[in-house]
Molecule: c-di-GMP-I riboswitch aptamer
RNA sequence: AGAUAUGUGGGGCAAACUUAUCGUAAGAUAAGGACGCAAAGCUAUAGGGUCCAUGUGAAGUGGACAGCCAGCUGCUAUC
Numbered sequence: 001a002g003a004u005a006u007g008u009g010g011g012g013c014a015a016a017c018u019u020a021u022c023g024u025a026a027g028a029u030a031a032g033g034a035c036g037c038a039a040a041g042c043u044a045u046a047g048g049g050u051c052c053a054u055g056u057g058a059a060g061u062g063g064a065c066a067g068c069c070a071g072c073u074g075c076u077a078u079c
Stems, first nucleotide, its partner, number of pairs: 002079004007075001012037002017032006035067001041072003047069002049065006
């Protein structure tokens, strides 16, 4: 440096759902809760995709999602 992983030790994150708050909505935050995750870490100013609002003949405009692909970085063990 690359590959592999029933991810052992020690640790990490937290889907659905519930409650509260914010938002027209998608959705977000906090607490509870674990379906799962070896990048479920970071990036939505430069990619694709999905969703919402507005508008529509089509476009466009504004917003959301990183637990969809992607980009960047990275722990452990073995080879």